[in-house]
RNA sequence: CGGGAGUGUACCUAGGGUUCCGCCCGUGUGUUCGCGGGGACCGGUCCGAGGGGUACAGCCGGACACGGCGCGUGGUGCCGAUGCCCGGUACACCGUGGGAAUAAAAGGCCCGGCGGUA
Repeated sequence: CGGGAGUGUACCUAGGGUUCCGCCCGUGUGUUCGCGGGGACCGGUCCGAGGGGUACAGCCGGACACGGCGCGUGGUGCCGAUGCCCGGUACACCGUGGGAAUAAAAGGCCCGGCGGUA
């Protein structure tokens, strides 16, 4: 100087809201039942990170083995979607708006790894 993978899924967390459960308030002479309200209710269910975590898979590079091909001879070179092992899969500071869904909201999804800076 040039080249290369930087991806997916699951579980979880920060966070998020309020269908259901629980809780709180009110209420009904059906009271182990029902109705209304409450998320400026810790919670269970639920949603959940590009810039959080873990695991698995994938992908990239390499060694060895194995297979194939060439040279032409016991070695050597190239290729491979196979086996196994090793390594890699980086960075992500700051900032605003809009859209769609679900019960609802969001650091989820889409515009958008968008804009600024380094």
This is a predicted structure of a 118-nucleotide RNA (Guanidine-I riboswitch aptamer) from a Clostridia bacterium. Its mean pLDDT, the model's own confidence on a scale to 100, is 80. Lineage of the source: Bacteria > Bacillati > Bacillota > Clostridia. Its Rfam family is "Guanidine-I riboswitch aptamer". Rfam describes the family as follows. This family represents a conserved RNA structure found upstream of the ykkC and yxkD genes in Bacillus subtilis and related genes in other bacteria. It was read from a public genome assembly, where an Rfam model found it.